[in-house]
Context: one part of a larger RNA
RNA sequence: CGCAGGAGGCUUGCGGGGAGUCGCCCCCAGUACGAGAGGACCGGGGCGAACGGACCGCCGGUGUGCCAGUUGUCCCGCCAGGGGCAUAGCUGGGUAGCCGCGUCCGGUUGGGAUAAGCGCUGAAAGCAUCUAAGUGCGAAGCCCCCCCCUAGAUGAGGCCUCCCACAGGGUUAACCUGGUAAGGCCGCAGGUAGACCACCUGCUUGAUAGGCCGCAAGUGUAAGGACGGCAACGUCUUCAGCUAAGCGGUACUAAUGGCCGAGGG
Numbered sequence: 001c002g003c004a005g006g007a008g009g010c011u012u013g014c015g016g017g018g019a020g021u022c023g024c025c026c027c028c029a030g031u032a033c034g035a036g037a038g039g040a041c042c043g044g045g046g047c048g049a050a051c052g053g054a055c056c057g058c059c060g061g062u063g064u065g066c067c068a069g070u071u072g073u074c075c076c077g078c079c080a081g082g083g084g085c086a087u088a089g090c091u092g093g094g095u096a097g098c099c100g101c102g103u104c105c106g107g108u109u110g111g112g113a114u115a116a117g118c119g120c121u122g123a124a125a126g127c128a129u130c131u132a133a134g135u136g137c138g139a140a141g142c143c144c145c146c147c148c149c150u151a152g153a154u155g156a157g158g159c160c161u162c163c164c165a166c167a168g169g170g171u172u173a174a175c176c177u178g179g180u181a182a183g184g185c186c187g188c189a190g191g192u193a194g195a196c197c198a199c200c201u202g203c204u205u206g207a208u209a210g211g212c213c214g215c216a217a218g219u220g221u222a223a224g225g226a227c228g229g230c231a232a233c234g235u236c237u238u239c240a241g242c243u244a245a246g247c248g249g250u251a252c253u254a255a256u257g258g259c260c261g262a263g264g265g
Stems, first nucleotide, its partner, number of pairs: 001152001005163007015149004021049007033038001051106005059100004066093005071086006110144003117137004164265001166178004183260004187203005208254003211250005217243003224237005
């Protein structure tokens, strides 16, 4: 820009893409078959492998803004307590998120048309013949069924809902201009989204982010003091102290505002 008014939702699917795998065990049955050795079809049940998708309750990894231990050195005047640097100094753990080594799910089944192949009826050719007319079966393959995208599918589809009898100009009618409606955009606070854009939530009629409060969760018992010990240190106060991204609450801080947008199709 188009989709013959302007909008907001929900859809159909022309068409396109994905998936499609395999093994072992058991029953049938030591049956049919076979002298024996051996050993089924058909049908049913179970367990897996790899592959794919989703997710983080479990297990586990990461977790350079969480907690603790600890070495050297410099600094905060000293002690104590801390901070910087040394790969995040090193070490032990670890929330959210992201992940796999974790968990769940998938291939199935069914329908249609067929291939090789097997048939029915059947002439040409009194027979025969699956084929010439006609007709039935028959594959992990093809089409559908399953999952995803899709109306710029210009062939621009469908359904529901909302807004509409404005003003000025104009050859009174196309059109132009202006303010609006439903609604949208910009801006701003953000994330379930994300390279950007887009998408989604919110903008005081407000819990969108931060702060604060509570909870969860992680570290693992802070500092100071007291007591015991010559001391290193231990015990008590103390399941303490500290704490990110999690869950909830609370307007304390920040979300001020502006513009566009139909005219009766």
Large-subunit ribosomal RNA, domain VI from a Chloroflexota bacterium, 265 nucleotides, folded computationally. RNAcentral holds the full RNA, with entries from ENA. Its mean pLDDT, the model's own confidence on a scale to 100, is 89.